[in-house]
């Protein structure tokens, strides 16, 4: 993919000759078509098939090869068609038929053959082509071409080693299959074909079969080994609409050729025809996603061609895309007023930031205007020169000369301009460099893991800053690292995943000592290859780099050839230490058979004997007066063998248990006779293999699944009770598992000791006792190992061989498929989905219906209570316009409140305010500040009066009023943003550190343990030593005593008054300061301690008795309404002020008191304290009233003077009653505080007289001056029955620690760590997903039978047709159409396999904040669990 007119005829156009004017002959030049060579098989493009000698290495031959190159030998004579082209016919088209002509380097025979072929020789067969150039021309030279033979490069084709993905849930495949003979056939071997004989061949070292795939060179990654990949380059192979086919060729079964056969598109005149971009552009579609219908053939390079050329979507450029890689730019130097702005802020600042603005520069990239390449040699032309030749011809250098550029006016170069025109991207919890604010409020989003978000969010969203990268940055995918996490370098297996339930043995790994051969493994040498590129390594060109290029080394691999022989292997000879026989012993629940014995269970009979027996926590249900249970006697039966008996013994594991006999395995010692490595393990296979369970027949006492019946329970298909069937036993036969466990494979070899037990030897004069030795079988321990726990000569140490397994939990030991079995089932043995884990061993808690061992009004003994009535209070609830608000189990409920009539008050209703009732600060005006008095519910307005002292002065502060704003205010929301204070566990005795030492660590030691205390208080022991902070002391107070002082206190003694007052310092008391109590002393017990017990002696006896003090935490515990604050939120209001209302409402419920029920009392008399208060106060004597209380007003700032009277006691009365109890409820009248007692207050003083007769279940305080009872006082204060205090009288009980409650120490077990109010199971009901069975049903690929049977090769036939050769002719040779045979692509029937889809339904499984049911497991999980 054409080219060649220099193969050929023919034609066109110019243009000569020549001419009978018909024509014939030149030269140029071009040709579109046809013959004809050559080429189209190269170069281009894909990657569907394809597990294959297809690929990648080394090796090989029984071939082939066109153009090249080389070397040889030829190229002589002839014929006879036929396209194109003329004519004619058919057709729409495509195309195609017939006549009739022509030419060749087109076709055919003849000559001749050196060589070839025919195995050799004789002998047969077997070639060819001309054509241009130069020359005047014949001829020849020399070109380019033919033929034949031989060789060579260089391509190709066939064979072979070895290497080359997953599945065994593909295990048995194979008839041309494997070999031979003789044949066909090819270039060439060879079952590639035949035909005939044999029955081979391939396979667990994985055949057959499915699945996925182009292979290397190299590419990404890795330290390496390896692992993933096979785009660009580069070699190999396959394809070229799908599928069969051949034909032409030197090559093809041929991407731009033919035939056939299907699919699809197109054209049509409906007869019938055309067509294959996985060549480059480009179109459609698909798609997350992939480019110009360019430009050249100038360069490299291919085809033709003598050449010039021609032709080339091979290629060289250019366009598009940040897709990669390199390289540059986006300015550089000064520049503090730290500028303005932004952002945050603690308000002072701080950041952004020398960044900007400005100032001085530079010009790299742009802009513009000029200059301007390399890449370029060939070839053309002309001249010279060799060599051949007569030569201009052909060649070879060699000068010169004109010319050839797609990119390109590109890349550089110069000149000017001017900082002007150039920065994003994704991050800022950790990992991982880098933080703040604002919004948001488990919403919205976020996210590679872990996790952020539920109102202060370095985690969303923005927005500032900083930090990373930088014409880029981030995201998704994939690969490989890290992963030793598939482990060959280089993992494991008691418990974490993991030893087959054992054994015996086949393959197959593995293997004692000595001698020799060998030379397969193994070692050195050498020689071939291992292609370029790619990567290394020295260099070189592009201004660097990427990029390109020159050299060099390397290349673990294969082959071949050669030496060496340690060690394995092979072949031959020996040996005796592994191994095995042989002889002697002695132990033993080792194995089968087969008999035998007793004791108990239970039924049968028969006595004796009588009312219960049996069960249990308790009972029933069963049995029994028809005579049980109990007992005697005898008798039936059937399982099973008490003591012996033992971490004792046998077995290979399961297993094995009265005795006696028989058979029969094995192991042990000992001895040293034989054999002579005969061994080890051991994939498949084979045998054995508890219980349960299954067939078949037996047999049946006991015990028992199902089962029934009684309990027990909210329920009890369970635990407990009473029955009872299969089974259980025995024969044969099946099954083949189990926590078949030592959760530990077998075998050999070594590595400290100790002390038991069993079966044997030696030895020690003797022995029950000792040494020593083999085999087994425990237990403690070293080194070593181990993640720890632990193993530790019976290893889980150190090495050896060899088998079996393991690779996050689930889903699942499950489907599905195979296979064994009656059957149940086994045995092998997945994925889809889903989770972030599951798990192992130790460690501190915590907790246990686990142990010890203590302690406490914790039980228990005791007294008094509460619940029951009535009231008082305080909570719930409920009403309400409001009943403000917080406390909420011990640890909220007479609590915040040591005092709600207004006021507090915070709530409600109504009036009113708006720089504010209060704080700072400005301006301006004014003395403050007092008093009348008008509206008005009051806030609040309005009005009149009065009023200017001191100082020197500007001024300056203070008050008051006006008016902007900044700002105030807030009992408004968060106690889960918070300080502080406070409750509680708990006045329990625990809580910690340092240093040491233990462990890899978390921790632990100390703080355990043996005594002892109230106490971690002491005391001893002890790898601890030591110390804090808690216990104690040390404070107060209270009890005895001494000592100082005594006023208001006190008064024996002395003096004196009406009362007193002197006067004392004894007593009492009061206020200092001391002493005293230490187990100090005795005794006894302890351990010679701590300590306890008991006693003297003391006012007190063992921490005398009270109080104050509260460790490290625990409870998001309470409190934002004491208080103070962070963050929000209101801002003519959630702030401020005023009147009124409420906080006190009233079917209830609950918690705390009062006072009750009465005689231990009511009621009436009449006697003793103790601590506190008192100036807007207590307030006496007195006077008024029943009385509260009133008048009045001494004393007292108080040991002085008040309130003040204590009450229980005593002594009278009353006599068991709803009362001389009880005082609630009600009316009526007074009093007090207070501006005011309706709502809503205490008090009196008449009257009225309610439930209530000691309180169910159940609960509460209290152990001595205490409980009970009794009355006093104080703070706040008009107003306790609360609250804190303070005294008088003044008891019972405490065997004792089993029981409930709380706690403290040790241990123990754990699946708890929010810590048992913990964790969890499982069916059920909703949702959602995935694979699985499912009556069937479609798709696809495949096996086998069978039918049809294109094209097309080969056969056969070939009556029809046939130029070239033979033949004088007839005719013959050959050749052809057609006809058929064989094979054979699609196609079709049938009938199997396998793979993907649909399927009604149907079991089970994974997930899903608050769904039902119950309580299976973790603890002795409440019946120990599990297999």
């Nucleotide at each position: 993919a054409g080219u060649c007119g220099a193969a050929c005829g023919a034609g066109a156009u110019a243009u000569g000759a020549u001419u009978u004017c018909g024509g014939u002959u030149g030269u140029a030049u071009c040709u579109u078509a046809g013959u004809g060579g050559c080429g189209a098989a190269c170069g281009g493009g894909u990657g569907a098939g394809u597990a294959a000698c297809g690929c990648g290495u080394g090796a090989g031959c029984a071939c082939c090869u066109g153009a090249c190159u080389c070397u040889u030998a030829g190229a002589g004579g002839g014929g006879g068609a036929u396209a194109a082209c003329a004519c004619u016919c058919g057709g729409a088209a495509a195309c195609g038929g017939g006549u009739g002509c022509u030419a060749a380097u087109a076709c055919c025979g003849c000559a001749u053959a050196a060589g070839a072929u025919g195995g050799c020789a004789u002998c047969a067969u077997c070639a060819a082509a001309g054509g241009a150039u130069g020359g005047a021309a014949a001829g020849u030279u020399g070109c380019c071409g033919c033929u034949g033979a031989g060789a060579g490069a260089g391509g190709g084709g066939c064979u072979c080693g070895c290497g080359u993905c997953c599945c065994a849930u593909u295990a048995g495949a194979u008839a041309g299959a494997u070999g031979g003979c003789g044949g066909g056939g090819u270039a060439a071997c060879g079952g590639c074909c035949c035909a005939c004989c044999a029955u081979g061949u391939c396979a667990g070292c994985g055949a057959u079969g499915g699945g996925u795939a182009g292979c290397c060179g190299a590419g990404c990654u890795g330290a390496g080994a390896g692992g993933c990949u096979g785009a660009u380059c580069g070699g190999c192979c396959a394809c070229a609409c799908u599928g069969g086919a051949a034909c032409u060729g030197a090559g093809a079964c041929a991407c731009g050729g033919u035939c056939c056969a299907g699919a699809c598109u197109c054209c049509u005149a409906c007869g019938g025809g055309a067509g294959g971009c996985a060549g480059c552009a480009g179109u459609g579609g698909g798609g997350a996603a992939u480019a110009u219908u360019g430009g050249g053939c100038a360069a490299u390079g291919g085809g033709c061609g003598c050449a010039a050329g021609c032709c080339u979507g091979a290629c060289c450029c250019a366009g598009c895309a940040a897709c990669g890689c390199c390289g540059c730019g986006u300015g550089a130097g000064g520049g503090a007023a730290g500028a303005a702005g932004g952002c945050u802020u603690u308000c002072g600042g701080g950041u952004u930031g020398u960044a900007a603005a400005c100032c001085u520069c530079u010009g790299u990239c742009c802009u513009u205007g000029g200059u301007g390449a390399c890449g370029a040699a060939u070839g053309c032309u002309a001249u010279a020169u060799a060599a051949u030749g007569g030569a201009u011809a052909u060649a070879u250098u060699a000068u010169a000369g004109a010319g050839u550029g797609a990119c390109g006016g590109u890349a550089g170069c110069c000149a000017a301009g001017g900082a002007a025109g150039a920065a994003g991207c994704a991050a800022c919890g950790g990992c991982u460099a880098a933080c703040u604010a604002c919004g948001u409020g488990c919403c919205a989003g976020c996210a590679g893991c872990c996790g952020c978000g539920g109102u202060a969010a370095u985690a969303c969203g923005u927005a500032g800053g900083g930090g990373g990268c930088g014409a880029g940055c981030g995201u998704u995918g994939u690969c490989c690292g890290g992963a030793a996490u598939u482990a060959c370098u280089g993992g494991g297996c008691g418990u974490a995943a993991a030893g087959g339930g054992u054994g015996c043995g086949u393959a197959g790994g593995u293997g004692g000592c000595c001698u020799u051969u060998u030379a397969a493994g193994u070692u050195g040498g050498a020689u071939g290859u291992g292609a370029a590129a790619u990567a290394c390594c020295c260099g070189g060109g592009c201004u660097u780099a990427a990029c390109c290029u020159g050299g060099g080394g390397g290349g673990u691999g294969c082959a071949u050839c050669u030496a060496a022989u340690a060690c394995u292997g092979g072949g031959a000879g020996g040996c005796u230490a592994g191994a095995g026989u042989g002889c002697a012993g002695g132990a033993g629940a080792g194995g089968a058979a087969a008999g035998c014995g007793g004791a108990a269970u239970u039924c049968c009979u028969a006595g004796u004997g009588u009312a219960g027996c049996g069960g249990u926590g308790a009972a029933a249900u069963g049995c029994g007066u028809a005579g049980a249970u109990a007992u005697u006697a005898g008798g039936a039966g059937g399982a099973a063998c008490a003591c012996c008996a033992g971490u004792g013994g046998c077995g290979a594991a399961g297993g094995c248990g009265g005795c006696u006999u028989u058979c029969u395995g094995g192991a042990c010692u000992g001895u040293a006779a034989c054999u002579g490595a005969c061994a080890c393990u051991g994939a498949g296979g084979c045998a054995c293999g508890a219980a349960a369970g299954u067939g078949u027949g037996g047999g049946g006492a006991u015990c028992a699944a199902a089962c029934a019946g009684g309990a027990u329970u909210a329920g009890a298909u369970a635990c407990c009770c009473u029955g009872g069937u299969a089974g259980u036993c025995c024969a044969c036969a099946c099954a083949g598992u189990a926590a078949a466990c030592g959760a530990u494979a077998a075998u050999c070899a070594c590595u400290a000791g100790a002390u038991g037990u069993c079966g044997g030897g030696u030895u020690c004069a003797g022995a029950u006792g000792g040494a020593u030795u083999c085999g087994g079988u425990g237990u403690c321990g070293g080194a070593g190992c181990u993640a720890a726990c632990g193993c530790g000569a019976u290893a889980a140490g150190u090495g050896a061989u060899u088998c079996g397994c393991c690779u996050g939990g689930g889903g699942a030991g499950u489907a599905c498929g195979a296979u064994c079995g009656c059957a149940a089932g086994g045995u092998u043995g997945a994925a889809a989905c889903u989770c972030a884990a599951a798990g192992g061993a130790a460690u501190u808690g915590a907790c246990g219906g686990g142990g010890g061992c203590c302690c406490g009004c914790a039980c228990a003994a005791g007294c008094g209570g509460u619940g029951g009535a009535g009231c008082a209070u305080g909570u719930g609830g409920u009403u309400u316009a409001a009943u403000u608000c917080g406390a909420g189990g011990c640890a909220a409920c007479g609590c915040g409140a040591a005092g709600a009539a207004c006021c507090u008050u915070a709530c409600c209703c109504g009036g009113u305010u708006u720089u504010g009732a209060c704080a700072u600060c400005c301006a301006c005006g004014g003395g403050a500040g007092g008093c009348u008095u008008c509206a008005g519910a009051g806030a609040u307005g309005g009005a009149g009066c009065u009023g200017u002292g001191g100082g020197u002065a500007a001024g300056a502060g203070g008050c008051c009023g006006u008016g902007a704003g900044a700002c105030a205010g807030g009992u408004g929301c968060u106690g889960c943003a918070u300080g502080g204070c406070u409750g509680u566990c708990g006045u329990c005795a625990g809580c910690u550190c340092g240093u040491g030492u233990c462990g890899u660590g978390a921790g632990a030691u100390g703080u355990u343990g043996g005594g002892u205390u109230a106490a971690g208080u002491c005391c001893c022991g002890c790898a601890a030593c030591g110390a804090g902070c808690g216990c104690a002391a040390c404070c107060c107070u209270u009890g005895c005593c001494u000592u100082c002082a005594g006023u208001u206190a006190c008064c024996a003694u002395c003096a004196u008054u009406a009362a007193u007052u002197g006067g004392g310092g004894a007593c009492u008391c009061u206020g200092g300061a001391g002493g005293g109590a230490c187990c100090g002393c005795u005794g006894c017990g302890g351990a010679c301690a701590a300590c306890g017990c008991a006693g003297a002696g003391g006012a007190a006896g063992a921490u005398g008795g009270g109080g104050a003090c509260g460790a490290c935490g625990u409870c998001a515990a309470g409190u934002c309404a004491u208080c103070a604050u962070g963050g929000u939120c209101c801002u003519u209001a959630u702030g401020g002020c005023c009147g009124g209302g409420g906080c006190u409402g009233c079917a209830c419920a609950c918690g705390u008191g009062c006072c009750a029920c009465a005689a231990u009392g009511g009621c009436a008399g009449u006697u003793c304290a103790g601590a506190g208060g008192g100036a807007u106060g207590c307030g006496a004597u007195u006077c008024a009233g029943u009385a509260a209380u009133g008048a009045g007003g001494a004393g007292c700032g108080a040991a002085a003077c008040u309130a003040g009277a204590a009450a229980a006691g005593c002594u009278g009365c009353c006599g068991c009653a709803g009362u001389u109890c009880g005082g609630a409820u009600u009316g009526a009248g007074g009093u007090c505080u207070g501006c005011a007692a309706c709502u809503c207050g205490g008090c009196c003083u008449c009257a009225u007289g309610a439930a209530g007769u000691c309180g169910g279940a159940a609960u509460c305080g209290c152990u001595a001056g205490u409980a009970a009872u009794c009355g006093c006082g104080c703070a706040a204060c008009a107003u306790a029955u609360g609250g804190c205090g303070c005294g008088g009288u003044g008891a019972a009980u405490a065997c004792g620690u089993u029981c409930c409650c709380g706690g403290g120490c040790c241990u123990u077990g754990u699946a708890c760590a929010c810590a048992c109010c913990g964790c969890c199971c499982g069916u059920c009901a909703a949702g959602u997903c995935a694979g699985c069975c499912g009556a069937g049903u479609g798709u696809a690929g495949u096996g086998c039978a069978c039918c049809c049977g294109a094209a097309g090769g080969a056969g056969g036939u070939g009556a029809g047709c046939u130029a070239a050769c033979c033949g004088c002719a007839a005719g013959g040779a050959g050749g052809c159409a057609g006809c058929u045979u064989u094979c054979g692509a699609a196609g079709g029937u049938g009938u199997g396999c396998u793979u993907c889809g649909c399927g009604a339904g149907g079991a089970g499984g994974a997930c899903u904040a608050a769904g039902u049911c119950g309580u299976a497991a973790c603890a002795a999980g409440g019946u120990a669990g599990c297999c």
Molecule: small-subunit ribosomal RNA
Organism: uncultured bacterium